[in-house]
Guanidine-I riboswitch aptamer from Actinospica durhamensis, 103 nucleotides, folded computationally.
């Protein structure tokens, strides 16, 4: 100094706005309607560095019709991180990004 891998899903949570429900206020004879997310929520969106699982990878063992396929067991580690831009309604730990950058 260059290049490859470090995966991928569901399901939860931290988080997040407010399309929609409901709550609040406003308007009406009453229904629509109009505001408020600095409304506790419900629908929604949601983590590479959070949580579970469920698939794969590897490594063994047994078994079979033996290129290989089926089953058990074990393994799957580490990981500070911006500005800033993007998206459905809008916003986030979503996506750029195991990025820039630091050590």
């Nucleotide at each position: 100094g260059c290049g490859g891998g470090g995966c991928g899903c569901g399901u939860c949570u931290a988080g997040g706005g407010u399309u929609c429900c409901g709550c609040c206020g406003g308007a009406u004879g009453g229904c629509a309607c109009c505001g408020g997310g600095u409304c506790u929520g419900g629908u929604c969106c949601g983590a590479g560095a959070g949580a579970u699982g469920c698939a794969g990878g590897c490594g063994g063992g047994g078994c079979c019709c033996a290129c290989g396929g089926c089953u058990c067991c074990g393994u799957u580690c580490c990981a500070c991180g911006g500005c800033g831009g993007g998206a459905g309604a809008a916003a986030a730990g979503c996506c750029c990004g195991g990025g820039a950058g630091g050590c």
The organism belongs to Actinospica, within Bacteria.